[in-house]
RNA sequence: GGAGUCGGCCGGACAGUCGCUGGGCAGAGCGUGGCGCUUGCGCUGCUUUGCACGGAGGAAAGUCCGGGCUCCACAGGGCAGGGUGCCAGGUAACGCCUGGGGGGCGCGAGCCUACGGAAAGUGCCACAGAAAAUACACCGCCUAAGUAGCCUUUUGGGCUGCCGGUAAGGGUGAAAUGGUGCGGUAAGAGCGCACCGCGUCGGUGGCAACAUCGACGGCAGGGUAAACCCCACCUGGAGCAAGACCAAAUAGGGGAGCAGGCGGCUGCGGCUGCCACGUGUGGCCCACACGGUUCCCGGGUAGGUCGCUAGAGGUGCGCGGUGACGCGCAUCCCAGAUGAAUGACUGUCCCCGACAGAACCCGGCUUACAGGCCGGCUCCCAUU
Numbered sequence: 001g002g003a004g005u006c007g008g009c010c011g012g013a014c015a016g017u018c019g020c021u022g023g024g025c026a027g028a029g030c031g032u033g034g035c036g037c038u039u040g041c042g043c044u045g046c047u048u049u050g051c052a053c054g055g056a057g058g059a060a061a062g063u064c065c066g067g068g069c070u071c072c073a074c075a076g077g078g079c080a081g082g083g084u085g086c087c088a089g090g091u092a093a094c095g096c097c098u099g100g101g102g103g104g105c106g107c108g109a110g111c112c113u114a115c116g117g118a119a120a121g122u123g124c125c126a127c128a129g130a131a132a133a134u135a136c137a138c139c140g141c142c143u144a145a146g147u148a149g150c151c152u153u154u155u156g157g158g159c160u161g162c163c164g165g166u167a168a169g170g171g172u173g174a175a176a177u178g179g180u181g182c183g184g185u186a187a188g189a190g191c192g193c194a195c196c197g198c199g200u201c202g203g204u205g206g207c208a209a210c211a212u213c214g215a216c217g218g219c220a221g222g223g224u225a226a227a228c229c230c231c232a233c234c235u236g237g238a239g240c241a242a243g244a245c246c247a248a249a250u251a252g253g254g255g256a257g258c259a260g261g262c263g264g265c266u267g268c269g270g271c272u273g274c275c276a277c278g279u280g281u282g283g284c285c286c287a288c289a290c291g292g293u294u295c296c297c298g299g300g301u302a303g304g305u306c307g308c309u310a311g312a313g314g315u316g317c318g319c320g321g322u323g324a325c326g327c328g329c330a331u332c333c334c335a336g337a338u339g340a341a342u343g344a345c346u347g348u349c350c351c352c353g354a355c356a357g358a359a360c361c362c363g364g365c366u367u368a369c370a371g372g373c374c375g376g377c378u379c380c381c382a383u384u
């Protein structure tokens, strides 16, 4: 100098003016705001003015996991359903994170990995291929044994075929019953042997996953479980429009009182009949049922208040730990709206500014992102 890899950080800057919003302080108003009493004070509500202060993100996003909180359900156990799946640790918890092991990729720094069980059972394995699982004989190789024919003819030998043998070689495929070599054989073959791989048992190291060493076994039923399934572990449901409180008007529910005109009875308190009007059932008449008004009670709605932001919180230092993280001390308060704020304009400057905006809160994951800064490490080239 070039190429790469891992981690952390920023996300236009400054000044002025005018707004929006939150709580704080001070003042004013609400012809007597409301409540309380000690009657001129206290508390408090709404409106408004002034002052200083705070006011989106690293993802506020997707709503994919986990937890807090709230309501409902729930003796205990089991089934079904769902989820997770190497080991150890961290955590409130997790499918997250850290460290480690196995496997794969890269010269390397480093990156990726759902990585339990295929000898419980079931299913599937396209195309090609003889055969895809009770594995398999298409080409090739062989003719030792058995058998038919022919040739030669010396008991013998040779040729062709049948019956066969053979997984060395070719060919198909993602995948064909372990690989290489030597021996062996008619040709072959774990048939035998050595090494590698695999399995079983044991020793050693490690908490463990696992690693390593030794002995034994010629080697077993190919793959697929983000296919059903088996095994182990975890697992109630709904969500802040959760939920709690205060509480109009109108309608409806319950209770009490009062009630139109005429007639009858009366113990003068009332009781009862008819009529009128309205509503409902019904096509209509008849008929049947109901009725008005005042006050009180309780439930719900509109509306309002709380939930709502001080928290598994931030920062700094120290200690423990490889680390995730934990502990201690100090210090800070950092949006809380409900038509829902965080903006507009002006000036100066630069590299001219991406993805995108809270709505109960928090821990993760994933996805989007112009441009820029810092640090660790690796490889290559050159120079000293």
Base pairs, nucleotide, nucleotide: 001380002379003378004377005376006375007374008373009372010371012349013348014347015346016345017344018343020055021054022053024051025050026049027048028047029046030045033044034043035042036041037040057355061366062365064364065363066362067361068360069239070238071237072236081235082234083233084232085231086100087099088098089097090096101115102113103112104111105110116230117229121228122227123224124223125222138170139169140166141165142164146162147161148160149159150158151157152156178196179195180194181193182192183191197219198217199216200215201214202213203212204211205210243306244305245304246303253297254296255295256294257293258292260275261274262273263272264271265270277291278290279289280288281287313332314331315330316329317328318327319326320325350353
RNAcentral holds the sequence, with entries from ENA. Bacterial RNase P class A from Thiotrichales bacterium SG8_50, 384 nucleotides, folded computationally.